Context: one part of a larger RNA
Molecule: small-subunit ribosomal RNA, 3' major domain
Organism: marine sediment metagenome
RNA sequence: UGACGGGGACCCGCACAAGCAGUGGAACAUGUGGUUUAAUUCGAUGCAACGCGAAGAACCUUACCCAGGCUUGACAUGCAGUGGAGCGCACCAGAGAUGGUGCUUCCCUUCGGGGCUGCUGCACAGGUGCUGCAUGGCUGUCGUCAGCUCGUGCCGUGAGGUGUUGGGUUAAGUCCCGCAACGAGCGCAACCCAUAUCACUAGUUGCCAACAUUUCGGAUGGGGACUCUAGUGAGACUGCCUGGGUUAACCAGGAGGAAGGUGUGGAUGACGUCAAGUCCGCAUGGCCCUUAUGCCUAGGGCUACACACGUGCUACAAUGGUCGGUACAGAAGGCAGCUAAGCCGUAAGGUGGAGCAAAUCCCUAAAGCCGAUCUCAGUUCGGAUUGGAGCCUGCAACUCGGCUCCAUGAAGUUGGAAUUGCUAGUAAUGACGUGUCAGCAAUAACGUCGUGAAUACGUUCCCGGGUCUUGUACA
Numbered sequence: 001u002g003a004c005g006g007g008g009a010c011c012c013g014c015a016c017a018a019g020c021a022g023u024g025g026a027a028c029a030u031g032u033g034g035u036u037u038a039a040u041u042c043g044a045u046g047c048a049a050c051g052c053g054a055a056g057a058a059c060c061u062u063a064c065c066c067a068g069g070c071u072u073g074a075c076a077u078g079c080a081g082u083g084g085a086g087c088g089c090a091c092c093a094g095a096g097a098u099g100g101u102g103c104u105u106c107c108c109u110u111c112g113g114g115g116c117u118g119c120u121g122c123a124c125a126g127g128u129g130c131u132g133c134a135u136g137g138c139u140g141u142c143g144u145c146a147g148c149u150c151g152u153g154c155c156g157u158g159a160g161g162u163g164u165u166g167g168g169u170u171a172a173g174u175c176c177c178g179c180a181a182c183g184a185g186c187g188c189a190a191c192c193c194a195u196a197u198c199a200c201u202a203g204u205u206g207c208c209a210a211c212a213u214u215u216c217g218g219a220u221g222g223g224g225a226c227u228c229u230a231g232u233g234a235g236a237c238u239g240c241c242u243g244g245g246u247u248a249a250c251c252a253g254g255a256g257g258a259a260g261g262u263g264u265g266g267a268u269g270a271c272g273u274c275a276a277g278u279c280c281g282c283a284u285g286g287c288c289c290u291u292a293u294g295c296c297u298a299g300g301g302c303u304a305c306a307c308a309c310g311u312g313c314u315a316c317a318a319u320g321g322u323c324g325g326u327a328c329a330g331a332a333g334g335c336a337g338c339u340a341a342g343c344c345g346u347a348a349g350g351u352g353g354a355g356c357a358a359a360u361c362c363c364u365a366a367a368g369c370c371g372a373u374c375u376c377a378g379u380u381c382g383g384a385u386u387g388g389a390g391c392c393u394g395c396a397a398c399u400c401g402g403c404u405c406c407a408u409g410a411a412g413u414u415g416g417a418a419u420u421g422c423u424a425g426u427a428a429u430g431a432c433g434u435g436u437c438a439g440c441a442a443u444a445a446c447g448u449c450g451u452g453a454a455u456a457c458g459u460u461c462c463c464g465g466g467u468c469u470u471g472u473a474c475a
Base pairs, nucleotide, nucleotide: 001475002474003472004471005470007469008468009467010466011465012464013463015459016458019422020421021420022419023418026314028312029311030310031309032308033307034305035304042053043052064300065299067297068296069295070294073124077123078122079121080120081119082118083117084116088103089102090101091100092099093098106115107114108113126289127288129287130286131285135283136282137278138277139276140274142272147186148185149184150183151182152181153162154161155160166177167176168175192266193265194264195263197234198233199232200231201230202229203228207223208222211221212220213219237260240254241253242252243251244250316415320374321373322372323371324370325369326368333362334361337356338355342351343350344349381412386407387406388405389404390403391402392401428451429450430449431448432447433446434445
C1' cells in the first nucleotide's frame, strides 16, 4: 500500500421488510448430468454452465459410428511430360459414390504456341486434429457500481503519502465550503434515439367537421379543419414564489404547465478482476496426421432411458367450462412471396384466381361484453397416452415432422424443506407478429398491443456493493 475480520461509523440496491404472482408436488416440452450404445459429435459447469453456442439435427446440416470407395486429392497456385475440345445426352452394373459402353464435338494464333480439359510426375493442398495456460479479435462478470489515475509542487531515508481526506450535499469523485496543494485526464452528467404537448410546412394510398349526391360503404363530388403520417421548430432550466440551510451547494412545499426537479424508456459499460469463455464463427504461433486425423458416398446416430437436476408450458376449475351473438389494437412481413371472393370438405386442407413490390391488397385479435347451459363431481374440470381414418411439406416422414377428425380419457383437488421475479402502465393476465425456415418438433427467443393491481412502517437482520476508520502471525 492492499486484502481480510462472526471490528466500528456512514450510505446504497426488489438486499431484507410490506405486498402480488410463481418455482419446488402432476403430465408434457426443452437443456444438462448419469447410464446405455457401433456412435449416442464437440464445447459451456457456483453466482457469470444447464429453452446456452443451435435465429430452427428426417437427407443435407454433421463435426460422430458402420460400410463401400479416392490418393496432387472436393478446393488454390505453379512447373514438366503426354493425350484430347469441353459440356452434355442415352443405356448397362451398383445402395450410391463410381465404373463401363455408345452418341455428340472447338476458339484464337505472329504457326512457336495459347485458352479449356483428361492422365502421369513434382512443389503442394487439406485437417471442426491438440494447446483459449502461446495469441488477435469478440464476449461474460463485478457494475451503469462511482470509482481509476496523471503533471508540477509539498511531505517522507524509502516503500509511499498529499491531491481523492474533512464539514455539508447529490443518483453520481454531483456540486459548495474548507484545506500544501494547484491543475488535468478516463469515467458521472450532457450531446444521440424513442416517447409524452404544441406550432409551422405538406395532404396520398391516410382523414371527414361543414356542403351536395348516394346503391348508405368516405362510396362520389369536394375539403385540409380534425385524426394521422414525417420533416423543421418550440418546450423543462430548480427558470418563478415561500420556508429551511453558512449569504453556499442543496432540500421541502407551492404556482403555472402536456410534462417538475435525471419527465419516462433505450443506446452508451472507466482503470482493472476472474491465466473467466471462445483455436468448432473468423484470424493466428507451435505441435501432430499426409493411400489418412484428408476427401466422396449410402445407411445409422446426435431424437437411446431404471434415474437426478435446471428452465418452461398446460392444469388441478364456477373470478370457471361449453354453445350462440357482439366490440375494440399495435408492431411487423410479403413476388420461387402474401393470397381475397366464390365453390368442395365435419376439419386440417383442396380448388380458384381478384388484388398487392404495398398508409391502397393479403388483414377478421383474444381476453372483454350480452344471453343460454353445466351445479361442485376426478365432473360438460383436465388433457397425457393409445387405436383408427386423413391432410400438408418434401427425392423421401420407418428409425425421426407438423396438423385435422373420430374414439380413448392417465396423473392432477393448489404442492415439504427450500427458493425466484416484480415498485406502475410495472407485476399479473389476454392475444398478435417476426427471424431462422421446403416443412417443423417454438410451450423457446425477439418484438407489439389489450385489460390492469397490491405494497413500501422502515434499515435491526440476510445478500451484494461504496467511503472513512481500526486490528492483523496474510501478500